[in-house]
Molecule: Bacterial large signal recognition particle RNA
Organism: Actinomycetota bacterium
Formats: sequence, C1' cells, structure tokens
RNA sequence: CCGUGCUAGGCGGGGAGCCAGCGGUGCCCUGUACCCGCAAUCCGCUCUAGCGGGGCUGAAUCCCCGUCCGAGGCCCGCGGGGUCCGGAGCGCCUCGGCUCGGAGCGUUGAAGGUCGGGUCCUACGCGACGUCAGAUCGUGAACCGGGUCAGAUCCGGAAGGAAGCAGCCCUAAGCGACACCUGGCGGGUGCCGUAGGAGUGCCUGGCCGGAGCUGCCGGGUCGGGUAGCGGCCGAGUCUCGCGUCGUCGACGGCGGGUGCACGG
Repeated sequence: CCGUGCUAGGCGGGGAGCCAGCGGUGCCCUGUACCCGCAAUCCGCUCUAGCGGGGCUGAAUCCCCGUCCGAGGCCCGCGGGGUCCGGAGCGCCUCGGCUCGGAGCGUUGAAGGUCGGGUCCUACGCGACGUCAGAUCGUGAACCGGGUCAGAUCCGGAAGGAAGCAGCCCUAAGCGACACCUGGCGGGUGCCGUAGGAGUGCCUGGCCGGAGCUGCCGGGUCGGGUAGCGGCCGAGUCUCGCGUCGUCGACGGCGGGUGCACGG
C1' cells in the first nucleotide's frame, strides 16, 4: 500500500415550551436521514441522562473536533391594525334657559288675577225600566167548602121533622186576563231636583286688567347630562411590520483527527 473479516460510532438536527434537570411524544424551522411498542389532565431516565426489542451500515464523501457562513427561533425596543376594559366629558345625541326671525292668535280684548257652573264621588227625593206581590175582572170543587135543595131515602099513628145526591148560585186553593192602580226589591237607570264633598284633568260663563302671547318651525348663544355612536387618554390581549445589542442555532464550506485482527 492492497484484500478479507470485526468493533467504536452512525442511521437526522435545531428552536420555543413543559421539567429539579436530561430526553421523547406534540408545536415550529430546516431537511430527507431504519422498523416495532410506550407517551401531555404524560412516557422513560438521573449529570453516564429516553426505556425495551430487532435490522442496516461501518474506519471513512458517511464518524469525531475546531472554525467560517447562516435559514430560523427567543429576549428587548419602536410603530401600525383588530378586539376588549376603564376614564374624562370634546362633537353628535339629549334636557333646560335667553334672544332673533317665521307662522299663528289677540282691542269682537293678550299675559296675569278672580268668582262661578258642568263633568267626578256620596246621600236623599222624584221618575222611567226590570222583576215580585197585592188589588180588579174572569174561570174554578162528582164526593172529602157554603146556601137552596127536584127526585129519591129515613123517623113519626098523624101533624110535622131529619140527613142529603144531581142541578143552580156563591166562594177556597189553583189557573188566566189586566198592565190602569197600590206597595216591595234592583241597578251597566235619568240632558231630573236638593244638599254635602272632591278638584284645575277637561269643557264652559262672568268680572278686573289693558297689549301682548305661543306646548309649533328655524337661526344664534349659555348651561346641565352621559345610555349609545364618533374622537381623545390609558391598560390588557391578538396579529402585522421594522430594528440594535444579546442568546440558541439547522444545512453547508474549510481545516484537522481517529481503531482491531488476519493474509499478501
């Protein structure tokens, strides 16, 4: 130096997060680099830091170290946007005052003042209505209401007397008419009367007064309010953009390093 066979090692890495710490599953960035089982209200280890089982490759382009580049992430800062909370009350909004104009009312009498009536409530009275009862008229009892009692019956020697059906008359209970009259009760009753009460809500009448008034429309101005909208100030959260220091850092570049055995 070459060949053959082994072993160490390798068969992805990184970031944030979780964790006492180290890894993994999950998320993200790179990138293509075995398989099976376990695993986030977790799984397995303990500074030697995934555990268990199997497979491939294998001393080099592939392993290890250093260095350079640097995707990307994290921390921090600034700014934009969304969302949500709070604040003060700026503008809308809303309430009120003053003033000006419009429109309208007003000497057939404004503002203001005052007196009264109605409507409202209660009671009494009168009436209407409804209903009930009475009164009036009519009808109305085979017998168990009355009067009179034909016929017939009974008592008596006779004279005479008795009970009494039908019929007729009158009436009771009942039934009907009347709706004129008398009385009771009632209220979703009355352009009714009297009295008391209540009261300015509405309607209305009179007197005083003697020229303004307006709840309407619009302009200006002043003050009050904050349910909401817009704006302002501030906090939280999400997201986007920019940037310095810092931190970790894949892939890649460069340089260096690294076994064993046998044979030739």